[in-house]
RNA sequence: AAGUCCCGUGGGAGAGACCGACUUGGAUCGCUAUCCCGAGUCGGCGCCGAAGGCGCAACACUGCCCGGAAUCGCUCAGGCAAACGGACCGCGGGGAUG
Numbered sequence: 001a002a003g004u005c006c007c008g009u010g011g012g013a014g015a016g017a018c019c020g021a022c023u024u025g026g027a028u029c030g031c032u033a034u035c036c037c038g039a040g041u042c043g044g045c046g047c048c049g050a051a052g053g054c055g056c057a058a059c060a061c062u063g064c065c066c067g068g069a070a071u072c073g074c075u076c077a078g079g080c081a082a083a084c085g086g087a088c089c090g091c092g093g094g095g096a097u098g
Base pairs, nucleotide, nucleotide: 004095005094006093007092008091009090010089011088016045018044019043020042021041022040023039024038025037026036046080047079048078052076053074054073055072059067
């Protein structure tokens, strides 16, 4: 130095702003009330995968077991307007090792 860990910073995809019930705030209105918009909780169906999690091939062995990767698969979790999050990449800085 590369590699590795941490911090800062920039970029960063996909999929219903779905349906119903209840609660609540706002708007309209003389009132009741209706309808509209937003939020929360519960339930339902449909989807996404790039937090996390789980699974496996080649390989290796006489053979078996163990081991064995992901941006592959599964979707438990998470997510499906924006925001937040986000694998991964760029830039800057720092630690240990060397």

Predicted 3D model of a 98-nucleotide RNA (Glycine riboswitch aptamer) from Thiocapsa imhoffii. Lineage of the source: Bacteria > Pseudomonadota > Gammaproteobacteria > Chromatiaceae > Thiocapsa. Its mean pLDDT, the model's own confidence on a scale to 100, is 77.